[in-house]
RNA sequence: GGGUCGGCCGGACGGUCGCGUGGCGGGACAACCGCACCGAGGAACGUCCGGGCUCCGCAGGGCAGGGCGGUGGGCAACACCCACCCGGAGCGAUCCGCGAGACAGUGCCACAGAGAACAGACCGCCGGGAUCCGUCUCGGUAAGGGUGAAACGGCGGUGUAAGAGACCACCGGGGUCGUGGUGACACGACCCGCACGGCAAACCUCGUCCGGAGCAAGGCCAGACAGGGGACGAUGACGCGGCCCGCCGAGUCCCCGGGUAGGCCGCUAGAGCGGCGCGGCGACGCGUCGCCGAGAGAGAUGACCGUCGAAGGGGUUCGCCCCGGAACAGAACCCGGCGUACAGGCCGGCCC
Numbered sequence: 001g002g003g004u005c006g007g008c009c010g011g012a013c014g015g016u017c018g019c020g021u022g023g024c025g026g027g028a029c030a031a032c033c034g035c036a037c038c039g040a041g042g043a044a045c046g047u048c049c050g051g052g053c054u055c056c057g058c059a060g061g062g063c064a065g066g067g068c069g070g071u072g073g074g075c076a077a078c079a080c081c082c083a084c085c086c087g088g089a090g091c092g093a094u095c096c097g098c099g100a101g102a103c104a105g106u107g108c109c110a111c112a113g114a115g116a117a118c119a120g121a122c123c124g125c126c127g128g129g130a131u132c133c134g135u136c137u138c139g140g141u142a143a144g145g146g147u148g149a150a151a152c153g154g155c156g157g158u159g160u161a162a163g164a165g166a167c168c169a170c171c172g173g174g175g176u177c178g179u180g181g182u183g184a185c186a187c188g189a190c191c192c193g194c195a196c197g198g199c200a201a202a203c204c205u206c207g208u209c210c211g212g213a214g215c216a217a218g219g220c221c222a223g224a225c226a227g228g229g230g231a232c233g234a235u236g237a238c239g240c241g242g243c244c245c246g247c248c249g250a251g252u253c254c255c256c257g258g259g260u261a262g263g264c265c266g267c268u269a270g271a272g273c274g275g276c277g278c279g280g281c282g283a284c285g286c287g288u289c290g291c292c293g294a295g296a297g298a299g300a301u302g303a304c305c306g307u308c309g310a311a312g313g314g315g316u317u318c319g320c321c322c323c324g325g326a327a328c329a330g331a332a333c334c335c336g337g338c339g340u341a342c343a344g345g346c347c348g349g350c351c352c
Base pairs, nucleotide, nucleotide: 001352002351003350004349005348006347007346008345009344011308012307013306014305015304016303017302019039020038023035024034025033026032041328045339046338048337049336050335051334052333053214054213055212056211060245061244062243063242065210066209067208068207069206070084071083072082073081074080085099086097087096088095089094100205101204105203106202107199108198109197122145123144124141125140126139127138128137129136130135153171154170156168157167158166172194173192174191175190176189177188178187179186180185218265219264220263221262227256228255229254230253231252232251239247272291273290274289275288276287277286278285279284312323313322314321315320
């Protein structure tokens, strides 16, 4: 200098005015006023996964449907994370793989090409025949050429008319055994001349997991009203969610008319955050100390001024000067992930 991987920050400080929840004080327990504290993010986003919580009487069986798919571990759980294995790319650090099954069955393999799966013969090579000597025809062959993403093991030799696992060595493949490893797998020995093309991100098969709906869930309090009509139902409604079984056991639904549309809980102290120590390669776990960081009505989290200011422009006598002013975005029950957006900056490991 180039590259690769990871972590962190993402305008700062002060003043004035304002906004929101809760607190304290005044006021009359009201309205209102005052005071101090707290008040968006690394992604609060997309809502793609996984959970907590709540309700559906139980969360039952089966079918259907869906997710996942090397091995071992972590976690509340996961499609996430860590370590390793295998395959591929790279000199390397490192990165990539939607990593089960193609002898259960079905299907597909465009274009090109003679032929794309019970192989095949365009050129070529070899042999026989014919010949007007240009070639034609019959047969053998698959080593060479050509097509293709892929051509029925590869390469070298023996062999042969030319050839061919026909035979041999090595590589690849399959089987058996041994050794190492928790395992995926690796290594080695012996045997088999090779029988098995690819696609499962085509249907499918195997293994494994999944009941549904979501805080407008759901619960409590206060308050108002007026009833009428119809449908289904103990021959079992509603529940029950795509269907069936099983369970349950008396109400359910629609229309017209009338009425209330207020308050509280859920609600944020949690699989929380930070420091230190220990265990572990690591994800992570355990112990201990400290901290409290939004909780709304479906819209609060801002504006201005001053000082400073990264990027980016312009000038330069290379000392610096002028302009300029901060990306993506923004909570609404809460967590863990993934994915996506992002001006710019800082730090570290490793490789060439």
A computed fold for a 352-nucleotide RNA from uncultured Microbacterium sp., annotated as Bacterial RNase P class A.
RNAcentral holds the sequence, with entries from MGnify.
Of the family's consensus pairs, 97% are formed in the model.
Its Rfam family is "Bacterial RNase P class A". The family's RNA type in Rfam is ribozyme.